Description
Small-subunit ribosomal RNA, 3' major domain from a metagenome, 484 nucleotides, folded computationally. Rfam family: Bacterial small subunit ribosomal RNA. Gene Ontology terms of the family: structural constituent of ribosome and ribosome.
[in-house]
Context: one part of a larger RNA
RNA sequence: UGACGGGGGCUCGCACAAGCGGUGGAGCAUGUGGUUUAAUUCGAAGCAACGCGAAGAACCUUACCUGGGCUUGACAUUCUGGGAUUAGCCGGUCGAAAGGUCGGUGACGCUCCUUCGGGAGUGGAACCAGGACAGGUGUUGCAUGGCUGUCGUCAGCUCGUGCCGUGAGGUGUUGGGUUAAGUCCCAUAACGAGCGAAACCUUUGUCCCUUUGCCAACAGGUAAAGCUGGGGACUCUAAGGAGACUGCAGACGUUAAGUCUGAGGAAGGUGGAGACGACGUCAAGUCAUCAUGGCCCUUAUGCCCAGGGCUACACACGUGCUACAAUGGUCGGCACAAAGGGAAGCGAGGCCGUAAGGUGGAGCAAAUCCCAAAAAGCCGAUCUCAGUUCGAAUUGUGGGCUGCAAUUCGCCCACAUGAAGCUGGAAUCGCUAGUAAUUGCGGGUCAGCAAUACCGCGGUGAAUGUGUUCCCGAGCCUUGUACA
Numbered sequence: 001u002g003a004c005g006g007g008g009g010c011u012c013g014c015a016c017a018a019g020c021g022g023u024g025g026a027g028c029a030u031g032u033g034g035u036u037u038a039a040u041u042c043g044a045a046g047c048a049a050c051g052c053g054a055a056g057a058a059c060c061u062u063a064c065c066u067g068g069g070c071u072u073g074a075c076a077u078u079c080u081g082g083g084a085u086u087a088g089c090c091g092g093u094c095g096a097a098a099g100g101u102c103g104g105u106g107a108c109g110c111u112c113c114u115u116c117g118g119g120a121g122u123g124g125a126a127c128c129a130g131g132a133c134a135g136g137u138g139u140u141g142c143a144u145g146g147c148u149g150u151c152g153u154c155a156g157c158u159c160g161u162g163c164c165g166u167g168a169g170g171u172g173u174u175g176g177g178u179u180a181a182g183u184c185c186c187a188u189a190a191c192g193a194g195c196g197a198a199a200c201c202u203u204u205g206u207c208c209c210u211u212u213g214c215c216a217a218c219a220g221g222u223a224a225a226g227c228u229g230g231g232g233a234c235u236c237u238a239a240g241g242a243g244a245c246u247g248c249a250g251a252c253g254u255u256a257a258g259u260c261u262g263a264g265g266a267a268g269g270u271g272g273a274g275a276c277g278a279c280g281u282c283a284a285g286u287c288a289u290c291a292u293g294g295c296c297c298u299u300a301u302g303c304c305c306a307g308g309g310c311u312a313c314a315c316a317c318g319u320g321c322u323a324c325a326a327u328g329g330u331c332g333g334c335a336c337a338a339a340g341g342g343a344a345g346c347g348a349g350g351c352c353g354u355a356a357g358g359u360g361g362a363g364c365a366a367a368u369c370c371c372a373a374a375a376a377g378c379c380g381a382u383c384u385c386a387g388u389u390c391g392a393a394u395u396g397u398g399g400g401c402u403g404c405a406a407u408u409c410g411c412c413c414a415c416a417u418g419a420a421g422c423u424g425g426a427a428u429c430g431c432u433a434g435u436a437a438u439u440g441c442g443g444g445u446c447a448g449c450a451a452u453a454c455c456g457c458g459g460u461g462a463a464u465g466u467g468u469u470c471c472c473g474a475g476c477c478u479u480g481u482a483c484a
Stems, first nucleotide, its partner, number of pairs: 001484002003481003007478007015468002019431005026322008034313002042053002064308007073133001077132006088105007108123006135297002138295003144291002146286003149282001151280001156195006162171003174187004201274004206242003210238001214231002218229003245268001248262005324424001328383007340371003345364002350359003390421001395416007437460007
C1' cells in the first nucleotide's frame, strides 16, 4: 500500500421487512446430469452452465456412427510433361447413391496449304500423369487477436507540477455539509487536468406551424362507402420549432451547495424508457463464428455418398406451459388496440368441406390491398361443488398440409378415449406503477415444424413500504493483523 475480520462509524441496493404473484407436489414441453448405445457430435459448470451457442436436427444442416467409395483431392495458386485419343454431349453396364467401367459423337484461337469436304503445324483454357501444395468443426482459450459475461450504471480509477517522507509511498481523492453520483459548495500544501458520473443521441408525455391524411358542421350523391364540392374543427402521419432551468414564492441552511413546502404548468426537481459500461477482477467464456502461433494427421484426423444417430430412458436437477375450477367452464350476441410482415409473397369476397383445408384469384412492392378474428371485457342463457359440462395427458380410427421423402422422427383437424391433479414439505424466486398480476396480437429463424422458447406490441390493471435491528452484496472513513 492492499486484502481480510463472527472490529467500529456513516451510506446505498426488491438486500431484509411490508405486500402481491409464483417455483418446489401433478401432467406435458424444453435444457442438463447420469445410464444406455455402433453413435447417442461438440462446447457451456456456483452467482455469471442447464428454453445457453441453436433466430427453428425428417434428408440437408451434421461436426457423430455403420457401410460403400476418392487420393493434387469438394476449393486456391503454380511448375513440368503429354497429346488431340481430350473438354463437353449422348448411350450401355455395376451400384443404395457416390463412384467405377465401356462405346459413340466431338469442340476453340493463330499460321500455312486446299479439290472448299478438309488437312498440316503451333498455342491458351480444359483434360490426363507427376511435383509443389490443398484440406482438417484435429489439439492447446494456461501461447494469442477479436468479441462477450461478471462485479456494476457500482462511483470510482488515475495523471502533471508542487509539497511531505531515507524509501515503499503519501498529499491532491481527507475534513464539514450535500447529491443518484469524486454531484456541487465550504474548508484545506496543494493547484490544475484526464478516463468515468452528468450532458450531447433515440423514444415517450403537452403545445405551435407545415404536410400526409382526416371528415365535425354545410351542400351534392350512393345499395353502401370521404365517393364529390369543400372544410382545417378533431384524430393521425412526420419534418421543423416551443417547453423544465430549482426559473418563481416562502421556510430551513454558513449570505453557499442544496433540502422541504407551494404556485403556475401537459410534465418538477435526473419527468418515464433506451443506447452508452472507467482503471481493473475472475490465467472467467469462446482455437466449433472468424482470425492466428506452436503441435499433430496427409491413400487420412482430408473429401464424396447412402442409411442411422443428435429425438434412446430405471432415474436426478434447472427453466417453462397447462391445470387443479364458480372472481370459473360451455354456448349465443355486442365492443375497443398497438406494433409488425407481405412478390418463388400476403392473399379478400364467393363456392365446397363438421373442421383442418381445398377451389378460385379481386386487390396490393402497400398510411391505399391482404395477413386480421384481437383476447381478457360487456349482455344473456346454462352448469351447482362433483374428479364434475373442472382438467387435459394418453391411446385408437379416419382425414388435411408441407416436402423427393413424415417408419425411426413433423404439424394440424374430426370422432372416440378421458390419466395424474382438489393449491403443493424443507426450501426458494420475481416485482416499488402503467410496475406486479392477467389478457391476447405480431415478428425473426423457416418448405414444413415439435415455439409452451426468444424478441417486440398494445388491453385491463393492483397491493405494500417511507423503516434499516437482522440475512446478502456494495461504497467511503477508521481500527487490528504471525496474510501478500
The full RNA is in RNAcentral, with records from SILVA. Its mean pLDDT, the model's own confidence on a scale to 100, is 82.